[in-house]
The prediction has a mean pLDDT of 86.
This is a predicted structure of a 545-nucleotide part of an RNA (large-subunit ribosomal RNA, domain I) from Lactobacillus sp. ESL0680.
The RNAcentral record of the full RNA draws on ENA.
Context: one part of a larger RNA
RNA sequence: GGCGCACGGUGAAUGCCUAGGCACAAGAAGGCGAAGAAGGACGCGACUAACAGCGAAAUGCUUCGGGGAGUGGUAAGUACACAAUGAUCCGGAGGUAUCCGAAUGGGGGAACCCAGUAUGAGCAAUCAUACUACUAGCUGAUGAAUACAUAGUCAGUUAGGGCAAGACGCAGUGAACUGAAACAUCUAAGUAGCUGCAGGAAGAGAAAGAAAAAUCGAUUUCCCAAGUAGCGGCGAGCGAAACGGAAAGAGCCCAAACCAAGUGAUUUAUCAUUUGGGGUUGUAGGACUGUAAUAAGGUAGUGCAAGAGAUAGCAGAAUUAUCUGGGAAGGUAAGCCAGAGAGGGUGAGAGCCCCGUAAGCGAAAUCGAAUGCACACUGAGCAGGAUCCUGAGUAGGCCGGAACACGAGGAAUUCCGGUUGAAGCAGCGAGGACCAUCUCGCAAGGCUAAAUACUAAUUUGUGACCGAUAGUGAACCAGUACCGUGAGGGAAAGGUGAAAAGAACCCCGGAAGGGGAGUGAAAUAGAACCUGAAACCGUGUGCCU
Numbered sequence: 001g002g003c004g005c006a007c008g009g010u011g012a013a014u015g016c017c018u019a020g021g022c023a024c025a026a027g028a029a030g031g032c033g034a035a036g037a038a039g040g041a042c043g044c045g046a047c048u049a050a051c052a053g054c055g056a057a058a059u060g061c062u063u064c065g066g067g068g069a070g071u072g073g074u075a076a077g078u079a080c081a082c083a084a085u086g087a088u089c090c091g092g093a094g095g096u097a098u099c100c101g102a103a104u105g106g107g108g109g110a111a112c113c114c115a116g117u118a119u120g121a122g123c124a125a126u127c128a129u130a131c132u133a134c135u136a137g138c139u140g141a142u143g144a145a146u147a148c149a150u151a152g153u154c155a156g157u158u159a160g161g162g163c164a165a166g167a168c169g170c171a172g173u174g175a176a177c178u179g180a181a182a183c184a185u186c187u188a189a190g191u192a193g194c195u196g197c198a199g200g201a202a203g204a205g206a207a208a209g210a211a212a213a214a215u216c217g218a219u220u221u222c223c224c225a226a227g228u229a230g231c232g233g234c235g236a237g238c239g240a241a242a243c244g245g246a247a248a249g250a251g252c253c254c255a256a257a258c259c260a261a262g263u264g265a266u267u268u269a270u271c272a273u274u275u276g277g278g279g280u281u282g283u284a285g286g287a288c289u290g291u292a293a294u295a296a297g298g299u300a301g302u303g304c305a306a307g308a309g310a311u312a313g314c315a316g317a318a319u320u321a322u323c324u325g326g327g328a329a330g331g332u333a334a335g336c337c338a339g340a341g342a343g344g345g346u347g348a349g350a351g352c353c354c355c356g357u358a359a360g361c362g363a364a365a366u367c368g369a370a371u372g373c374a375c376a377c378u379g380a381g382c383a384g385g386a387u388c389c390u391g392a393g394u395a396g397g398c399c400g401g402a403a404c405a406c407g408a409g410g411a412a413u414u415c416c417g418g419u420u421g422a423a424g425c426a427g428c429g430a431g432g433a434c435c436a437u438c439u440c441g442c443a444a445g446g447c448u449a450a451a452u453a454c455u456a457a458u459u460u461g462u463g464a465c466c467g468a469u470a471g472u473g474a475a476c477c478a479g480u481a482c483c484g485u486g487a488g489g490g491a492a493a494g495g496u497g498a499a500a501a502g503a504a505c506c507c508c509g510g511a512a513g514g515g516g517a518g519u520g521a522a523a524u525a526g527a528a529c530c531u532g533a534a535a536c537c538g539u540g541u542g543c544c545u
Stems, first nucleotide, its partner, number of pairs: 001544009015530001016495002020466002022463006029455002031163002039100003042055003046078002050074002052059001061094006070082003105114003115132007134160009168199001169197005179186001183233001209216002220247004230238002251447003254391001258277009282425001284390004288384004297378003301375005309367003313361002319334005335352002337341001343355003396420008406432001427442005482489002502529001505516004
């Protein structure tokens, strides 16, 4: 030096564990904000660096409930306090709530600087309290050029502003990479991004519909139709709809004709306008005239009642002996409960030890569904067919675009810009150019729950989800440390033991560290602490050289 064997060091894999994650389900909620939010800065403790809590009334105040023995957070310790005259703790309602922040008196390099006005206090210096941003609406006052006026100005009053969940919705604007094996139409895609506006949902919605049967009857969503019909440098690709089956289910209000009243104009007969009545549709309807009636009922509006439930909780059955062991819940033996044998804990596998679990019970206060009542609103017919009304710079045409699965195509339908421009019920639109016949509908006004989409936060629960290089980036004081001028990037790091019983005392050493002693079932469980693989480094020993 090599090869073995034994015992160590280092190291952290592995095993076991879970305090944290991940994904869902059900309920509830779907907002907060000038009455100052979200988010922060700075403070508040006897001693207090951090986290958590709170706000100069600062580790807390008041009150109403719950609860019932200790308490002054994590977090030990000393001191001092509180508590059956019910503390700490849990819940409801209040009070307080510095400074910054939409930040709003002005400024500003956020958490700072500097004011004005009014009132009050004070001899005064000064102090205290309140108000003072902008925009829009309304009301009032004032008031130019310029006579009336208007613009403007001022005061009062109401509202807005900002945030979030990188969610869901509607609208405006709107790419490129990419694909087409290049690329220009096309695609990606009306996607991403930006902007506006919301709501608990939004949007859509009661046929100028779908269709082709003597059919259906608002909208939305799902299944199917169907990768079909189609569109397409007929390339790449894009891609319906009806019918049918389900979920849900709800229908209404104006404008006009006409009537009444008021007002204003005038050519004195009307016109315009305001309010009220009337009226709301396509087998046309309504006005109007006549006739008959004033109900049954309905409601999504307002108010009142009501109180399921939510926000603390209460109560809750049944086991002992013995053996092993450090420890019994394990073994053995004999029992018991069960509307409870879900689960967790307890010194090892516990229905009967503890917390719970099943079936039950409970609220002073706040919120509050179903439901009921009241008000309000609404609520029918028959006949006649003369007259009137039934949404106009609209529909439609043409030019240019866009949306429709549909790229201009034979291109209907819908929307926008430009330009033209009807009919008006003997009317008008549609049925994929267009025409006729036929059928269906009634545009140019408006509202409308439910079925649908989503989940930051909340409650309960589940998992052929992870188990510390996994699962969130983060199981641990993590969006931290650290990096970057900045936008931004972004870690590592869990486990003594059943219980600290965390090693009194002695010895070596300056200490670190170690040896005894002691604790413990175990200390090769000693805090660099469960298990403790390998690489790597040793000690002893056997054999070989």